[in-house]
RNA sequence: AGUAAGUCAGAUGGUCGCGGACACAGCUUUGCUGUGGACGAGGAAAGUCCGAGCUCCAUAGGGCAGGGUGCUGGGUAACCCCCAGUGGAGGCGACUCCAAGGAAAGUGCAACAGAGAGAUACCGCCCACAUAAGUGGGUAAGGGUGGAAAGGUGAGGUAAGAGCUCACCAGCAAUCAGGUGACUGAUUGGCUAUGUAAACCCCACCUGGAGCAAGACCAAGUAGGGACAAAAAAGCGAUUGCCCGUCGUGUCCCGUGGUAGGUUGCUUGAGCCCCCUGGUAACAGUGGGCCUAGAUAGAUGACCAUUUAAUACAGAACUCGGCUUAUAGAUUUGCU
RNA sequence: GCUGGUGUAGCUCAGGGGUAGAGCAGCGGUUUUGUAAACCGCCGGUCGCAAGUUCGAAUCUUGUCACCAGCU
Numbered sequence: 001a002g003u004a005a006g007u008c009a010g011a012u013g014g015u016c017g018c019g020g021a022c023a024c025a026g027c028u029u030u031g032c033u034g035u036g037g038a039c040g041a042g043g044a045a046a047g048u049c050c051g052a053g054c055u056c057c058a059u060a061g062g063g064c065a066g067g068g069u070g071c072u073g074g075g076u077a078a079c080c081c082c083c084a085g086u087g088g089a090g091g092c093g094a095c096u097c098c099a100a101g102g103a104a105a106g107u108g109c110a111a112c113a114g115a116g117a118g119a120u121a122c123c124g125c126c127c128a129c130a131u132a133a134g135u136g137g138g139u140a141a142g143g144g145u146g147g148a149a150a151g152g153u154g155a156g157g158u159a160a161g162a163g164c165u166c167a168c169c170a171g172c173a174a175u176c177a178g179g180u181g182a183c184u185g186a187u188u189g190g191c192u193a194u195g196u197a198a199a200c201c202c203c204a205c206c207u208g209g210a211g212c213a214a215g216a217c218c219a220a221g222u223a224g225g226g227a228c229a230a231a232a233a234a235g236c237g238a239u240u241g242c243c244c245g246u247c248g249u250g251u252c253c254c255g256u257g258g259u260a261g262g263u264u265g266c267u268u269g270a271g272c273c274c275c276c277u278g279g280u281a282a283c284a285g286u287g288g289g290c291c292u293a294g295a296u297a298g299a300u301g302a303c304c305a306u307u308u309a310a311u312a313c314a315g316a317a318c319u320c321g322g323c324u325u326a327u328a329g330a331u332u333u334g335c336u
Numbered sequence: 337g338c339u340g341g342u343g344u345a346g347c348u349c350a351g352g353g354g355u356a357g358a359g360c361a362g363c364g365g366u367u368u369u370g371u372a373a374a375c376c377g378c379c380g381g382u383c384g385c386a387a388g389u390u391c392g393a394a395u396c397u398u399g400u401c402a403c404c405a406g407c408u
Stems, first nucleotide, its partner, number of pairs: 001336008010307007018040002022036006042313001046324002049322005054211004061244004066207005071085005086100001087098004101202002106200002108196003122143002124139006151169006172189007215264004224254005235249005271290004276285003337407007346360004354391001362378005384400005
C1' cells in the first nucleotide's frame, strides 16, 4: 500500500422531564392523584425484497393457467438465505465475482452494413468453351462488411482449393480410472454443429388466497318504503385467475344511520449469554445462568461536569430467520 | 402499519429489443389595415437514478429514489 473476517456505536456522575407495569398512601373509590426504587430502541428498528410462525377465508378437493427456483453436496422450521466444493471470469498476489439446466425437441429474432446471418459465390483464384466481351462449372485459402462469416496455426497435397492428409491446440462422442456428486485425468474415435432462453419454450423441483387496519369479545346505535317472483331450475354469492366439484341463498330499486369507543391479539421466544462435545464449516446437542420496550396521537429527551474528540446513518408499532440499502469515527486478527 | 400503481419534450400522453414520436405550448414566416383562426417551417429529451443480460436497452432483470391511490 492492499486484502479478508470481526468488534464498538460513547462512558461515568448530577439536575429536570416522559412511558407502561409494580409497591405504598390519599380521595369525590369499577377510577384518579401523589410518592418510591428498578426497567425503557437499532446494527440497521429502514426498504417491504424473500422465507416462516400466528389468524381468517365451510373441509382447501381435482384439473388447467399463472408464479418461483435452476452447477454439486450439506445446514435450516423454511428460503431468491447460509456453509463447503466444482466450473468459468478478473487480479502479480492475498483474494474477489458469477440468474451457472437445455440452442443436437420446436418456433422466433439477429436493425444498419454486407454477395451471403444459417444458408449463401460480390470481388478474387482455377478449369472448360470463346479472338474478345462473356457463358458454364469448381473453390470458403485471400479481400471487403459486421458484435458474430464455414474449427485455429503450420506443413503436405491440389488445376485452384478444401480436415483432403498429418502435428499441436480447441470442441464433440465412447471407454477406463478417481470422486457421494458437480466434475477431473488418460486412451481411442469421427472430423463440426453461429449467437440469443434476464425471447417464447422444454426439462426437474416447489407453489391455495389474504393479511394484526388479520381475527375474537364487549358496549353503544338506525326507519323503513316500493316493485317482481313464489316448486324446481336458472341466476347470485363463497371457495380471491378459469373450469369441475362442494356449500349457501328469494331478487331488484329508493331511502335512513355510521366512518365512532373499550378489551384482547401484545410480547417467554425456532429467545439471549457462557462452557464442553460432534462437524473443515454453516450448524446441531448436553449442562449452567438470565428475563431484556409494548405505546394507541403514540414514551426513551434536555442541560452541566470529567474523559484528546463525543461526533455518522438513523426511531420499535404482531413476532422471528435472512437479504439489500444508509453509516462519521475508533479498534482487533489473519494474509499478500 | 399493510397493499397496489406511475415516472418519456414546458404540459397531456403513445412507443414493450434495432436512428425516440404525437397533440397543445414556444419561436420564425405567409395571410390581414391589425388581432385571432388557418397554412408552412423550426426549437426542445442524460426516457427518475445506478448496475447487469444482450452485438445492441426507453423497452428485459435487479437495486434505489420520488410521487399517487386504496384498506379501519